[in-house]
Predicted 3D model of a 73-nucleotide RNA (transfer RNA) from a Lachnospiraceae bacterium. The organism belongs to Lachnospiraceae, within Bacteria. It was read from a public genome assembly. It matches the Rfam family "tRNA". It is annotated as a transfer RNA. The coordinates come from a structure-prediction model, not an experiment, and the mean pLDDT is 80.
Parts: sequence; structure tokens; C1' cells
RNA sequence: GCUCUUGUAACUCAGCAGGUAGAGUACUUCCUUGGUAAGGAAGAAGUCGGCAGUUCGAGUCUGCUCAAGAGCU
Repeated sequence: GCUCUUGUAACUCAGCAGGUAGAGUACUUCCUUGGUAAGGAAGAAGUCGGCAGUUCGAGUCUGCUCAAGAGCU
């Protein structure tokens, strides 16, 4: 220098044919207990790495860019 992969909640990851963004853990409140743990119920938390483009509509498609990783020279 070139190519490819990954980037979504605090953490680990889904989301596949473009149509209002989810799970587990953790966190908050409550129930249960003499008190913890465990268990149960409810809840909060995201401008989907960034900027543009296409589209009525983009996490999803295209371009550029940033970060991490792999390969080639």
C1' cells in the first nucleotide's frame, strides 16, 4: 500500500427480504426472609462507530471515514 471481517443498552450478543430496536447478565423499585443469598414481579437504560447518498421509509443497501482484528505484497 491492497483485500476481507467486526463495530447495536454498562457487559456478552441477536436482529438477514429495508417498515416504530430485542435477549441474557448487570442496574433500580417492590414481594418473599429475622437478615443475606437464591427465587418472583415491575422498570429504566440505545441519535445501531461517524459523515454523506439512495428511498415514502435505512441497524439493514452504496460511498467516504474512524477504531479493532485477519490476510496479501